[in-house]
Molecule: transfer RNA
Organism: Candidatus Woesearchaeota archaeon
RNA sequence: GCCUCCGUAGCUCAGCGGAAGAGCGGCUGGCUUGUAACCAGCAGGUCGUGGGUUCGAAUCCCACCGGAGGCU
Repeated sequence: GCCUCCGUAGCUCAGCGGAAGAGCGGCUGGCUUGUAACCAGCAGGUCGUGGGUUCGAAUCCCACCGGAGGCU
């Protein structure tokens, strides 16, 4: 230098055009003598950045940034 894959909540990951969810974690309440466990609820996201396509983009296209792997 070129190619492939990945980037979404604090962490691990789903979601592949109609606009964001799970598990764990956090907080509050319940239960318990108390803690843990269990049960119920709540909060938390400019979907890496900037453009483009579209009525509509996390999703499709382009460039760039970061990470992993491969080739020379």